[in-house]
Context: one part of a larger RNA
Molecule: large-subunit ribosomal RNA, domain I
Organism: uncultured Agaricomycetes
């Protein structure tokens, strides 16, 4: 403290934090690896150190700072291009195959470990948990913990520690605006007058603009109606990158710290079942063995590797293996964004311009189609009538419906109808002659309508005169 609590030992189940598989793969590393085919036949060769297969990865991958290359007055990390060069070499020396150094050029960039006793002091690192800040992390304080079978400094061969000497250089970091990137926004000039048409962007006139007359769209061919197009890539708005760069401001500093250079009777450690050797199988141009890879042997430390013909002596050049990082130039039928074409234009051009890897087929790997267009706008035929409907007949849209969602146009073969002509000799076919239909052009007639030119004692209007029954007559 007491129905349900508390402790002890356990089991499930949930689970903070942290890792991994798979798919994609055009480019890229690796590792397995043929065969058609070529040799006018095949077996070494070639296809080919390719597909097919399996693994792993990033936007690039992979190589890279020499155990190079040279033999020069030497060059100096990889990786690209052009040359070298179809050369040197391989090669039933057939038939093929097939590099590298120089030299020019793109980009350019260097470097860390293991191996020493810091030894007057493990100086190092992860984690809790608390506290701070610019908060996927940094810095402060505390406690565990890893580690002396070694965590840090120093140091990498071009060295380099170490004594001694000069005094040669030298702090991080945050905001905020410029540069940079992406997105939006706004940036010339007619919709005048006739006309034809459903409709003007056609036709005729008159203008305007242009560093814009590239393109598209709008009810036909629209520089000037609308989107754009041209300059400057300038204006403004917004967002984002990331300290490469400039320009203002703000905050911390600096210690017996880091870094040059010079001398020296000082020291100076370098990577093993590796290198190399035999051998076997593979590859390479690499040939008494170019790289690899399996077995057996198996090292050296003034060593050890290369110096393109095995071996022995001998000089001499030249790199420093057996650990490791590292942009850029380079590739790129995958993705994700962009622009463009002497491509195709619906039997073309991916299998697919459209509900296509669908429909469909196969038990299954798998195989695989056909299939755009009404119109300028649906205005997609209200309503009436006959029918049960479907459809028809009027009616209406429309510029058309001989454009009715089987819809632009709408060829052929075919099928129906109507129309004409024709019947022994199958039809068709060829010459020649007639008929008959239609069509084209000529000519003629008759009407009409336009323009010219003649003709007449025409008529109407018009001017003038008289008459008159107000309509004529002269």
């Nucleotide at each position: 403290c007491u129905u349900u609590g508390a402790c002890c030992u356990c089991a499930a189940a949930u689970c903070g934090g942290g890792u991994a598989g798979g798919a994609c793969u055009a480019c890229c590393c690796g590792c397995u690896g043929a065969a058609c085919u070529u040799a006018a036949g095949c077996a070494u060769a070639u296809c080919a150190a390719u597909a097919a297969g399996c693994g792993g990865a990033g936007g690039a991958a992979a190589a890279g700072a020499a155990a190079c290359u040279a033999a020069c007055a030497a060059g100096g990390a990889u990786u690209c291009c052009c040359c070298u060069a179809g050369u040197a070499a391989c090669g039933g020396c057939g038939a093929g195959u097939g590099a590298a150094g120089c030299g020019g050029g793109a980009a350019g960039a260097g470097c860390u470990c293991a191996a020493a006793u810091u030894u007057g002091a493990a100086a190092u690192c992860u984690g809790g948990c608390g506290g701070u800040c610019u908060a996927c992390g940094g810095c402060c304080g505390u406690c565990c913990g890893a580690g002396u079978u070694g965590u840090a400094g120093u140091c990498u061969a071009g060295a380099g520690a170490a004594g001694c000497g000069u005094u040669u250089u030298c702090c991080g970091u945050g905001c905020c605006g410029g540069a940079c990137c992406g997105u939006g926004u706004a940036c010339a000039a007619g919709u005048c007058c006739c006309u034809u048409g459903g409709a003007a962007u056609g036709g005729g006139g008159c203008g305007u603009c242009a560093u814009a007359g590239a393109g598209g769209g709008u009810g036909a061919g629209a520089a000037u109606c609308c989107c754009g197009u041209c300059u400057c890539u300038g204006a403004c708005a917004c967002g984002g990158a990331c300290u490469g760069c400039c320009g203002g401001u703000g905050c911390u500093c600096u210690g017996u710290g880091a870094u040059g250079c010079g001398c020296u009777c000082u020291c100076g450690a370098a990577g093993a079942g590796u290198c190399g050797a035999g051998u076997u199988g593979u590859u390479u141009g690499g040939g008494a063995a170019u790289g690899c890879a399996g077995c057996u042997c198996a090292a050296a430390a003034u060593g050890g590797g290369u110096g393109g013909u095995a071996a022995a002596u001998u000089c001499c050049a030249u790199c420093u293996a057996a650990a490791g990082c590292u942009a850029a130039a380079u590739a790129u039928u995958g993705g994700c964004g962009a622009g463009a074409g002497a491509c195709c234009g619906a039997u073309a051009g991916c299998g697919a311009a459209c509900a296509a890897g669908u429909a469909c087929c196969g038990u299954g790997a798998g195989g695989g189609a056909a299939a755009g267009a009404u119109g300028a706008a649906a205005a997609g035929c209200a309503c009436u009538u006959u029918g049960g409907a479907a459809a028809g007949a009027g009616a209406g849209u429309u510029a058309a419906a001989c454009a009715g969602u089987a819809c632009g146009u709408g060829a052929a073969a075919u099928u129906g109808u109507u129309g004409a002509a024709a019947g022994g000799g199958a039809a068709a076919c060829g010459c020649u002659u007639g008929a008959a239909g239609u069509c084209a052009g000529u000519c003629g007639c008759a009407u009409c309508u336009g323009c010219c030119g003649g003709g007449a004692c025409u008529c109407a209007g018009c001017c003038u005169u008289g008459c008159u029954u107000c309509u004529g007559c002269u």